RNA sequence: UGAGUAAACCGGGCAGUCGCGUGGCAUUGCCGAAAGGCUACCCACGAGGAAAGUCCGGGCUGCAUAGGGCAAGGAUAACGGGUAACGCCCGCCGAAGGCGACUUCAGGAAAAGUGCAACAGAAAUAGACCGCCGCGCUUGCGCGGCAAGGGUGGAAAGGCGAGGUAAGAGCUCACCCAUCGGGCGGGAACGCUCCGAUGCUGUAAACUCUAUCCGCAGCAACACCGCGGAGGGGACACAUGGCUUGCCCGGCCGUCCCCGCGGAGGUGGCUUGAGCCUGUCGGCAACGGCAGGCCUAGACAGAUGACUGCCACGUCAAAAGGCGUACAGAACCCGGCUUACAGGUUUACUCGCAUA
Numbered sequence: 001u002g003a004g005u006a007a008a009c010c011g012g013g014c015a016g017u018c019g020c021g022u023g024g025c026a027u028u029g030c031c032g033a034a035a036g037g038c039u040a041c042c043c044a045c046g047a048g049g050a051a052a053g054u055c056c057g058g059g060c061u062g063c064a065u066a067g068g069g070c071a072a073g074g075a076u077a078a079c080g081g082g083u084a085a086c087g088c089c090c091g092c093c094g095a096a097g098g099c100g101a102c103u104u105c106a107g108g109a110a111a112a113g114u115g116c117a118a119c120a121g122a123a124a125u126a127g128a129c130c131g132c133c134g135c136g137c138u139u140g141c142g143c144g145g146c147a148a149g150g151g152u153g154g155a156a157a158g159g160c161g162a163g164g165u166a167a168g169a170g171c172u173c174a175c176c177c178a179u180c181g182g183g184c185g186g187g188a189a190c191g192c193u194c195c196g197a198u199g200c201u202g203u204a205a206a207c208u209c210u211a212u213c214c215g216c217a218g219c220a221a222c223a224c225c226g227c228g229g230a231g232g233g234g235a236c237a238c239a240u241g242g243c244u245u246g247c248c249c250g251g252c253c254g255u256c257c258c259c260g261c262g263g264a265g266g267u268g269g270c271u272u273g274a275g276c277c278u279g280u281c282g283g284c285a286a287c288g289g290c291a292g293g294c295c296u297a298g299a300c301a302g303a304u305g306a307c308u309g310c311c312a313c314g315u316c317a318a319a320a321g322g323c324g325u326a327c328a329g330a331a332c333c334c335g336g337c338u339u340a341c342a343g344g345u346u347u348a349c350u351c352g353c354a355u356a
Stems, first nucleotide, its partner, number of pairs: 001352010012311007020046005029038003048327001052338002055336005060218004073214005079091004093107001094105004108209002113207002115203003129150002131146007158176002161173003177199006183192003222268004229261001231259006241253004275294008312325005
C1' cells in the first nucleotide's frame, strides 16, 4: 500500500423560541356545602438498535388440575459448558467450502420392523443381456462355470496392483477405505504412522424407533369500585283502574328494603427490574462473584413535534450558494432469534505487492 476475514460501537451535535405528554409544587384561578377535583406560572424527565416480525424461552395473571402415570399431539437432536429458561449463547468435535484469516450444518438410529427406489437396465438386495471359459453335439444351439471387461443408472455386490485360475473371484497377499472390538490419547463427542476381525445399497425434510422437554389462554390478561339498567328474594298494600284477544281463568303494572350481575366510566395492574454504569476478581469464552454509584417514557387509541442560527457529513456547482441527513415510532415486562438500515469510527487477524 492493495484485497479480504471476524467483531465491537456511533447512527447527527450545540444554542434559542413555541407546542405536547407524565410527574412534582398549589403560594394563582375555577368548580364544590364539604371531602376534594381541575388548573395559570415554575421545576424535572420524555423512543430504539432494531421500539418492527410476534418466531422461541420466561416472569406475571386467569381458567383447569388431589397427586402421579399412560396414550395422543407438538418441539428439539454430535459432545461439554453458560443461563431463570430456551429451538439462544460460548467452547470443542465431525463433515463441506476457502491458499488463508475464517465460514456453513434438518449433525441421533437403516444390525427392531414396515414402505419406497420412477425411467433406463438382464438384474435395485438381487443378477448372466453382450462377453469370457469348459463340455456336448445337429456349427449355432443346449448344459454348466464366471461379476474380470462392455453396457444401463444418482447408486451395480469395497478400491487398486500382483499372485492364482479352464476362465474368474478378498480366493490369497501388499497398500488404501469403511465398520466393529482391543490398546493408547482426551473430561466427552472424537482422534491415532498401533493390533485383530469383517466387507454390510440408499432413503428417517417416508412411517417408525430412541432420548429430553411441553396443561390452555393472554395486560383489550386480570382485580376492585360502579350513576343508570335488567334479574332474584322479603315486607306492606291487595280496593278501583289499566295492559295482555271480544268474554272467563291466569299473568303483569305500586312503595320500601336486601342480595348478587355488570354495559358506560373510574382505579389498580404500569414500570425498581433475572435493571443500568464503573471498577475488580474467577473463567479460553459464554458468563458468574464482590464493591461503589444511578433511577432512565408510562399514554389509553396514544405526547415525544415544529421553526431559526452555527457546526458535521453527503451531493450539485468555478464560486457564492442550493438541496438532502438511513431504517424506522414505545403500549405489561424481561432474555434471545430474525428482518430493515444512508453514512461513519475502532480493534484483532489473513493473503499479496513494494521498500528498508
Molecule: Bacterial RNase P class A
Organism: Clostridiales bacterium